Small-subunit ribosomal RNA from a metagenome, 1491 nucleotides, folded computationally. Rfam family: Bacterial small subunit ribosomal RNA. Gene Ontology terms of the family: structural constituent of ribosome and ribosome. The family is grouped with related families in Rfam's "SSU clan".
RNA sequence: AGAGUUUGAUCCUGGCUCAGGACGAACGCUGGCGGCGUGCCUAACACAUGCAAGUCGAACGGGGUACCCCGGACCGAGGCUUCGGCCGAGGGAAGGGACUACCUAGUGGCGGACGGGUGAGUAACGCGUGAGUAAUCUGCCUUCAGGAGGGGGAUAACAGCCGGAAACGGCUGCUAAUACCGCAUGAUGUCAGAGGGGAGCAUUUUUUUCUGACCAAAGAUUCAUCGCCUGAAGAUGAGCUCGCGUCUGACUAGCUAGUUGGCGGGGUAACGGCCCACCAAGGCGACGAUCAGUAGCCGGACUGAGAGGUUGAACGGCCACAUUGGGACUGAGACACGGCCCAGACUCCUACGGGAGGCAGCAGUGGGGGAUAUUGCGCAAUGGGGGAAACCCUGACGCAGCAACGCCGCGUGAAGGAAGACGGUUUUCGGAUUGUAAACUUCUUUGACGAGGGACGAUCAUGACGGUACCUCGAAAACAAGCCACGGCUAACUACGUGCCAGCAGCCGCGGUAAUACGUAGGUGGCGAGCGUUGUCCGGAAUUACUGGGUGUAAAGGGCGAGUAGGCGGACACACAAGUCAGAAGUGAAAUCUCUGGGCUUAACCCAGAAACUGCUUUUGAAACUGUGUGCCUUGAGUGCCGGAGAGGAAAGCGGAAUUCCUAGUGUAGCGGUGAAAUGCGUAGAUAUUAGGAGGAACACCAGUGGCGAAGGCGGCUUUCUGGACGGUAACUGACGCUGAGGCGCGUAAGCGUGGGGAGCAAACAGGAUUAGAUACCCUGGUAGUCCACGCUGUAAACGAUGAUUACUAGGUGUGGGGGGUAUCGACCCCCUCCGUGCCGGAGUUAACACAAUAAGUAAUCCACCUGGGGAGUACGGCCGCAAGGUUGAAACUCAAAGGAAUUGACGGGGGCCCGCACAAGCAGUGGAGUAUGUGGUUUAAUUCGAAGCAACGCGAAGAACCUUACCAGGGCUUGACAUCCCACUAACGAAGUAGAGAUACAUUAGGUGCCCUUCGGGGAAAGUGGAGACAGGUGGUGCAUGGUUGUCGUCAGCUCGUGUCGUGAGAUGUUGGGUUAAGUCCCGCAACGAGCGCAACCCUUAUUGUUAGUUGCUACAUUUAGUUGAGCACUCUAGCGAGACUGCCGUUGACAAAACGGAGGAAGGUGGGGACGACGUCAAAUCAUCAUGCCCCUUAUGUCCUGGGCUACACACGUACUACAAUGGCCGGGUACAAAGGGAAGCGAGACCGCGAGGUGGAGCAAAUCCCCAAAACCGGUCCCAGUUCAGAUUGCAGGCUGCAACCCGCCUGCAUGAAGUCGGAAUUGCUAGUAAUCGCGGAUCAGCAUGCCGCGGUGAAUACGUUCCCGGGCCUUGUACACACCGCCCGUCACACCAUGAGAGUCGGUAACACCCGAAGUCCGUAGCCUAACCGCAAGGGGGGCGCGGCCGAAGGUGGGAUUGAUGAUUAGGGUGAAGUCGUAACAAGGUA
Repeated sequence: AGAGUUUGAUCCUGGCUCAGGACGAACGCUGGCGGCGUGCCUAACACAUGCAAGUCGAACGGGGUACCCCGGACCGAGGCUUCGGCCGAGGGAAGGGACUACCUAGUGGCGGACGGGUGAGUAACGCGUGAGUAAUCUGCCUUCAGGAGGGGGAUAACAGCCGGAAACGGCUGCUAAUACCGCAUGAUGUCAGAGGGGAGCAUUUUUUUCUGACCAAAGAUUCAUCGCCUGAAGAUGAGCUCGCGUCUGACUAGCUAGUUGGCGGGGUAACGGCCCACCAAGGCGACGAUCAGUAGCCGGACUGAGAGGUUGAACGGCCACAUUGGGACUGAGACACGGCCCAGACUCCUACGGGAGGCAGCAGUGGGGGAUAUUGCGCAAUGGGGGAAACCCUGACGCAGCAACGCCGCGUGAAGGAAGACGGUUUUCGGAUUGUAAACUUCUUUGACGAGGGACGAUCAUGACGGUACCUCGAAAACAAGCCACGGCUAACUACGUGCCAGCAGCCGCGGUAAUACGUAGGUGGCGAGCGUUGUCCGGAAUUACUGGGUGUAAAGGGCGAGUAGGCGGACACACAAGUCAGAAGUGAAAUCUCUGGGCUUAACCCAGAAACUGCUUUUGAAACUGUGUGCCUUGAGUGCCGGAGAGGAAAGCGGAAUUCCUAGUGUAGCGGUGAAAUGCGUAGAUAUUAGGAGGAACACCAGUGGCGAAGGCGGCUUUCUGGACGGUAACUGACGCUGAGGCGCGUAAGCGUGGGGAGCAAACAGGAUUAGAUACCCUGGUAGUCCACGCUGUAAACGAUGAUUACUAGGUGUGGGGGGUAUCGACCCCCUCCGUGCCGGAGUUAACACAAUAAGUAAUCCACCUGGGGAGUACGGCCGCAAGGUUGAAACUCAAAGGAAUUGACGGGGGCCCGCACAAGCAGUGGAGUAUGUGGUUUAAUUCGAAGCAACGCGAAGAACCUUACCAGGGCUUGACAUCCCACUAACGAAGUAGAGAUACAUUAGGUGCCCUUCGGGGAAAGUGGAGACAGGUGGUGCAUGGUUGUCGUCAGCUCGUGUCGUGAGAUGUUGGGUUAAGUCCCGCAACGAGCGCAACCCUUAUUGUUAGUUGCUACAUUUAGUUGAGCACUCUAGCGAGACUGCCGUUGACAAAACGGAGGAAGGUGGGGACGACGUCAAAUCAUCAUGCCCCUUAUGUCCUGGGCUACACACGUACUACAAUGGCCGGGUACAAAGGGAAGCGAGACCGCGAGGUGGAGCAAAUCCCCAAAACCGGUCCCAGUUCAGAUUGCAGGCUGCAACCCGCCUGCAUGAAGUCGGAAUUGCUAGUAAUCGCGGAUCAGCAUGCCGCGGUGAAUACGUUCCCGGGCCUUGUACACACCGCCCGUCACACCAUGAGAGUCGGUAACACCCGAAGUCCGUAGCCUAACCGCAAGGGGGGCGCGGCCGAAGGUGGGAUUGAUGAUUAGGGUGAAGUCGUAACAAGGUA
């Protein structure tokens, strides 16, 4: 940094997609170790259990335990005993006392407002940043100045009684305090009053003096101290206020009643409508109020070159919340996560009366979810609370556990090792590859494992982590590799399987039998304890463009104007300093990022320092530019005056031509209309024509890329009223300007309303045509409408598809209006200039086309608009409209394109030029008949297969009775009918016999014995038989896997290349143009110059001739009866070599060319005739059945052999031929001629004889210029006389002939007999331009036999061509195109079917936020005359104060109500999208057949 994808290709526009990075991730496969981090993104869903906030006995009274003393119930070792008992160490209950230590339920203090969690709410002074607080508070802490005197009354605990299931509570009684309450003292405190001095922008504030009033305290102790009260100050923390910034929607445009302000109160720590009474009517909003949706904000994080975009996990700051809603209490601090009260929902307990609870603390559970961990250890460290302290508490925190979730590091071995092993894969079978990879040898031991030692973290002690990190030793290569991809993008290729199936796919796209794209395998590439996939964000995307885009045709200029807000704005001077610039100061928390160092073995990670934090604020300065103010100027703008031009607008009047109608005349049979017709009009007199009249609309010529207007638009003439522009002048104003969101006005046609008018034209409609249909095009009619007045509508391809304004930047040439110069006075000409309107063109611009002073160039200002195609300018909503409708204007869903310009082709019912038996002019046919033959169809056991418009159909087939033969039926064979290899045997071969349809089988062997070498034993080659397996075989499939061959366009004149040039490029040029030709043939011109394949020529044949050569040919000669023989090569002929024809010569035309035309000469004249020869390519054209061949398929059969059948069928349809229909003929009879080219040995077969004939007998001659096959039409004569015939010959019968094993299916020929259709052929259609058509016969291949077919040969031998309008085909140029599979193209809409999303819909069911009213908990506040009441006062009564109760205001939840908004759903319905080959038509693209 780019790449893929629209096209046949190109450039552009434009979307889609990919490669990168990131993640609190998830899923799939896999998984060795360690370090550091991270881990419910969903249900702010519900929670079992445990723990997470306590502490202080140095505040207090009690209680308990222990110790000590007294006490001594009781037990009691042992001893004594007269056995009755006694002594008795020791233990020791109750009870009492003192001191000490410890524990602690309660009172009290401090802390539970921190720490921890979560992100529901919040669009807000919530957050960020910077200010302010003269409008404030601040426990603990620090400093300073003072103080602490003396009293009082209670109350928990406790005891007793009582209630309750419980939670818990009540009554009576006792008691303490650092709990509570008076009193005293008291100012530097507070308040009030008076005076003085300062400060501030202001409200105000500060200081000082004096006076008055008021207010305080607590003790504990281990005697070190710690507390207590007042005041001042600091620090910390907090409250409040303000500037700026902070998402989306205008399809939310108006909102607001405590609302905005004031006065006075209340309240608060404090300002304030914060609250209240009264007064005023304000306040906010297009610079976006209100409403709706979404959202915690930031430091930062990710990405990015940056600017930006996205994001707000973890860490840090702030905020908000703690089951939902409300509320206050306490307190320095809360309206309080683990406090209280109330209400709601839920859960639990219950004795049914009533109670309890709140994990968004740490673990954990259920649930939800694609998804997120242990009911762990420890307070050792850090920090927090309490305490004087010891210490206690601390799920904060430190650690451990789980998870590849992320980042980082390490390992799974290293070196050597070619027989390049085995195996795998592949193969052209040679090999290649896996691959130094393995084995093997040597070596090492990081991690894991075993053993031993063993920290730092702790400064005296104290270590959860942890016997951890780390160190040492030991053992053995030992325990440790996968995932994805391999068509292009994108690194990496083969085989098999599959066969549009299964599947893949991020985009383009793969898969329909040879898939590098599916699946598997081998190999390869990439990354690696991970690898892929999915999701999301940024990037690429300059694809929202500030940096950094556009708007003529790709998406995009408003239809146009004047103008509001806003934005921008001329020259000079002065001032200010808001923007701007510079300096300084404050702040921009830390962490993060960057850099430099340092610490863990390294890294990740951590620590330190620096830089940075691009911002905000304050202040000092500068004054060029912008701004503001003042003054001044005239060039921008405007005014005045003079002048001419104009379809500019409005109203009124007038005019002629034409159409139509009416009246009258003339006049008669048609008119009208069309491609052709018909409907229509007309004998009741039309059309035509003449005269008169009526009425409406429009204004020919002039008329012009002429004029005017802002646009729409404006056209006869005259008058009136009126707008604007232009030129000249330079008198006036003095920047008054430009643009212009909203708003306002104008705005073709059509349409709407009311009233007129209505000639012509003419939607709708009717009729006639056309057509398959024709709701169209064409015709005849015809109503709205078109016209006028007034009003509405507000849109057009309202277009120059080009917004307005200003300035600048080569020219040339028209035209409209004005002015000036020059010209003797003019007109003209010429020149200059301003305004308008065109064309051409340079630079420049542009994707190209094109634009080019009337810019799409260069700059500036303002406005409008665009961001892929479709859905859709649709739906919903709003606004406008009488309606039609307009305006504003989406989404779901769907596609990978849609598009612009240009290029090459192809095509056109586009154009131009040209050619061809293409048409025309002719001749003969086909299509009708019969027959032959091929095909289709049908039939069949089979009728084998192929060929299919031209370019299949007398084609493959140059010849199906068997064979052929591939088909069918039946009968057989299985290494096979045929080839190669191996083994054994044998020579091979082989007659006759039997069975059978035959193949074959059986039996027997008659005969027979080869070649080479030999050491004579034998071996070998070839052949046969038998056997085994490799294999043979296949006319089985695929001509869309192929080679080869062939057809066709087309013997058409084309098709290309190199270099150069032009173009961004595809491409163009050359090859186009002017001529000419059969021809891209040649000439000329030309940014082209050359070249190649084609054309032509070279080849064959034919036409003339020379020469050479004469056998089998020939005979001018001779000879013979004749056959013949001799002679000769002149001629004919034969076949070699030559000659000849080249527009060479002459003339004319042409451009002095090419060439054309005419002529001469010549056998032949302009390619002399014919042939062979077929450019680049097209048709996936034909052929796997000529042959070859890949792959697939069959293998006792899809192979092979045999017999018979079939390919020959027959209602029918088509093609190609033959024969005819007759007199240009038939027949007869006869007579009489004349070819060429071929063939011939299993052959051609003469003469002769036989037969009516086919033919037979026979065999001369001939391997052929020698012999044979071998002519017919024509010509001559006769006959027939126009008829189904003396035409025609089908069909059939009989009799024969030939070939052949064999003519039944199924051959050919002959004779006799029979004698069908057919009398020249509908629509349509074919061939042919000269030795041609037509006509006549002859030969050959194939072949035993069998042509009307095919391929050749000669004989006789015409007609016509004006010409290129038309049909067909082709070539060149040009034009249009939405075609490129290329018009047999593309493509539109309805209908039918399936699916999808959406709108409407009687409604239905929810949510949300407000509003109105009702009810009104807790609770603050206010009131209070009822009840109760310790401290103070009072002798008392009582008072003060307090509490309860009650009342009031407010007030959550709840209820009722009507609306708003949003979502879901709904019979039905509407259009839309998508879908395989459905139906109907043909709208569009070519003049698309009606532009």
RNAcentral holds the sequence, with entries from SILVA.